[in-house]
Context: one part of a larger RNA
Parts: sequence; structure tokens; C1' cells
RNA sequence: GAACGAACGCUGGCGGCGUGCUUAAUACAUGCAAGUCGAACGAGAAAUCCCGGCUUCGGUUGGGAGAGUAAAGUGGCGAACGGGUGAGUAACACGUGGAUAAUCUACCUUUGAGUCUGGGAUAAUCCUCCGAAAGGGGGUCUAAUACCGGAUGAGACCACGGAAGGACAUCCUUCAGAGGUCAAAGACGGGGCAACCUGCCGCUCAAUGAUGAGUCCGCGCUCCAUUAGCUUGUUGGCGGGGUAACGGCCCACCAAGGCUUCGAUGGAUAGCCGGCCUGAGAGGGCGAUCGGCCACACUGGGACUGAGAUACGGCCCAGACUCCUACGGGAGGCAGCAGUAGGGAAUAUUGCACAAUGGACGAAAGUCUGAUGCAGCAACGCCGCGUGGGUGAUGAAGCUCCUUGGAGUGUAAAACCCUGUCAGUGGGGAAGAAACGUGUUGGGAGUAACUGCCCUUCACCUGACGGUACCCACAGAGGAAGUCCCGGCUAACUCCGUGCCAGCAGCCGCGGUAAUACGGGGGGGACAAGCGUUGUUC
Repeated sequence: GAACGAACGCUGGCGGCGUGCUUAAUACAUGCAAGUCGAACGAGAAAUCCCGGCUUCGGUUGGGAGAGUAAAGUGGCGAACGGGUGAGUAACACGUGGAUAAUCUACCUUUGAGUCUGGGAUAAUCCUCCGAAAGGGGGUCUAAUACCGGAUGAGACCACGGAAGGACAUCCUUCAGAGGUCAAAGACGGGGCAACCUGCCGCUCAAUGAUGAGUCCGCGCUCCAUUAGCUUGUUGGCGGGGUAACGGCCCACCAAGGCUUCGAUGGAUAGCCGGCCUGAGAGGGCGAUCGGCCACACUGGGACUGAGAUACGGCCCAGACUCCUACGGGAGGCAGCAGUAGGGAAUAUUGCACAAUGGACGAAAGUCUGAUGCAGCAACGCCGCGUGGGUGAUGAAGCUCCUUGGAGUGUAAAACCCUGUCAGUGGGGAAGAAACGUGUUGGGAGUAACUGCCCUUCACCUGACGGUACCCACAGAGGAAGUCCCGGCUAACUCCGUGCCAGCAGCCGCGGUAAUACGGGGGGGACAAGCGUUGUUC
């Protein structure tokens, strides 16, 4: 000098864009943060209103609407994304480049082949029992795109032998063969008296691409040798098990290996990177915000479900802690968004909205979304603007200094003439919105045909921010300047007070009676809505 997720002191007008628990991965009250589908399925209220009967005029009862609606349940998809944190980890964790002839991949794309035929349950509900509750047990009934058989097999897989081609080898590719194994689900429309036809969304199998993921390898990746030896599933083989998949991943047997001063093992510290800061560069420091990867979700362990988890707002076990209890037993996990306590020098609102973007579900309308978009708080940072402009000497007054002549503050003020940014008041007022949908115009594919489906024209509808940005008008210089420094380094000097005291100080050093160095006044210098101090890095 530059920088900062900063803090502290004094001061503080406005706007834009950013940023905001670096400490206790401490404990958490409360609310919200993951649902959705009735076009998979069975069942199914109530409030309220209307009509009638009875009535002691309070009500009561029957029927209808509410409504096949709400809530609940079965089933499907999602909940493995999105969001948080950096504890652990010195590791194939990360970065980079390869390998996978050792692999998987829901939804999506493209293509092919199908969607035939049967069966038995069960939840909800109802009845009933236990329990304070959480919840649990038993009986009866029923549905499905839930579950289980049978059939078919385009194709895939399995083992088998055959032919051809390729490879250093285990082996790989192609072709045909006989054998074995493996599927499925319907719903909603349109036409038709019906049989049936048809549209659309699904469902199953196989392949394909895409996306995502797993695994392996080369190289790179902090400090300590005052850590020198480490290792027994250890190193390799054979055979098996297991996995989506290779492999001591696991197991039996066999061999005795494997790593290491090119730093093994042990210890300390640490998430890694794109990047950020600094520097002429080389380098050094850092890893907040944003983006990629990893790890974690009260602590430790475990698996289940699933295409995918060993799963933050799932389950089981153990532990610590908190809460409820009828003492028998139960409930909980903010390192999601707000918020509270605590810790700390220190870090914000228990806000608004799904209007936009994106996500989940749904045929769609739509629902959900503390992701996100916005608003609030904070000079925490960067950037921009303002606090007025011109004229104005008798150089006013005041204050300071003085050699008592005067000098400085100083065109500064006053005064006169203007301007109107920002703030204020009043008025106007966007873009972010296009879709979807509804209506409408025209057309198209397919069909025996269509109101259904697809494309298209026009109109209508949708804004949290917010009456915001922006524009116009009004009035009036009115509401808006401080902070640090002035001995040298280092730009800026005098008076008074103090008297090695009180104090200053980054270094040198000032102060013991004329202190440009302490404190105050006047004056000056620097920067400016900031200025200075402290801390840290180069």
C1' cells in the first nucleotide's frame, strides 16, 4: 500500500447491487419446511337449508338437498430431489486423465412384440375386548391398476454341443439348433338397440439412446524422524460363497509373503476443488457468499423398502438428555425457514406470495413447495448522488494572535440574484404475463362416424413485490458533516494550562517552569457519510 463474512470508538442524508453465528456439530418452546392422484379402488359423514308428522312450542321424528362432497382407508408415484452443516476424513475424499471385455439405471426418447384366462384374501367400516395414553388384540364383510396361479413368447436369460471370424491369454463376436426359465391392468371418453367399433391415457416384455450412479487404475494433494520399523485376512494362489459388478469383500485349504528412509507405521492439523486475496511476476495466504464433488443429520450400531438410501423432517436396538404419565408405560431429535436460551468482540424478521423460475403429483383444472421470488433489519462491503450555485470588502461583528502598528479566520458570513438533485407533499403510472384454461375462427390425422384428439385465429382471465420503478407538479436554501492528524518518518503552528505530575507513543522518543510531542483554544492538513483504532493475510 492492498484486502476482509470483520469487531470497537466517534459520527451519520438518500439510492442501487451484494453480504450477514467465523464462537457451542451446544440445548431447543411455538409455527411452518413433502406431498399428490376420485380419470386405480371399496366405502362414506356432519354443519346448514327445505318439506311433512307430533308437540308441553323448548323440541322431537321421517324424507330430500348438502353429496357420492369432506376427513379417514387400500393402491400408485414422489418422499434418495430440493434445503442445511463441516463434526469426521490425510483418504482413490478431492482434482485431473484413463478403464469397466467386471456393472446397474425409475421417470424420459426411439423401436419391436404383446395386454389372453382364472383364483383367494385384506384394510377402511361395523361389533367387541384390553389400556390413563400411545396404541394393541380378536371376530365378521368387501374392492382394485393391491396379491397369487395358468396360457402365449416377438425377445431376453441359463446351461449344452456345432459352424465361421477375431484375440497374447482367461476369452470375445456372429450364425443357426434342440432344451429350460421369464410377462401384463385397467380407467376415462365418442358412436351403436346390442354384439361390437373407435379415440386417448395407461400396463407388460425386449432392445436403443439419454441421464444418473457404482467400481478400478496412473499422476497430484499439510506438518512432525524429539514417530523407524509396521502387518496375520496380513500378501499371494486354488476352490467356493456373496454382489448389479471386479476383488480377502467373506469362507475352507495351501504357500510365506506384503509395506518401508523415494518416509511405511504412529501422532498433529484439515472437508477437497473451480476459485478468492496479495504480488511486476515467481510465489505466499485463504477455501465466506456462488458453482462441482465428498461426508454428516442427538451419539454408536443395524438392516428393511425401493430403480436408487444403509435414508435430516422413515424403521429397529443400545446410550445420554428432555417431556408426558393414572407409575403399568409412552413421546422426542431445527447442522431446513423464522425464532429462543447459552457461548461470544460479533452476525438479521417467529414477514408476504406461489405472480415469475424450478420441483413433486395429476389426463387436466389444480394442489403442495420457508426451493425460489420479494419485502424487513444492519454504513457490513462496493458503487452513485446530495448537503447548494453566482455575485459579494467598509475585508462587519465575534474569536485568536500581536512587536499595539496590525495580522488571521475570510468571499467565509451577512446581503442581493438564482437553481431545485435527494428527502417531503399531491397527481399520473409501467415492464416483469406468457402460458394453462374457457369461449371462438379455420384446418388436419385417424375412424363407418364424432361433440372426442392434434394444429391454428381472435377475445377473456392471472402480479407477492406495490400504487413499487419511472414521469409530472408544488413549496422553499429550506431537512442533511463528520472523523483523524499537525516533533521527525509524514501533508499541516501558534497561545494558554501543566511542571518526569497528569499524560502521549507505530518506531525514534516527548513531559523535571516559556512543551510546534501532554490537555484546551485559535489556525492549518488529510479523507469524507464516513473517519480512526484493533485483529488477520500478502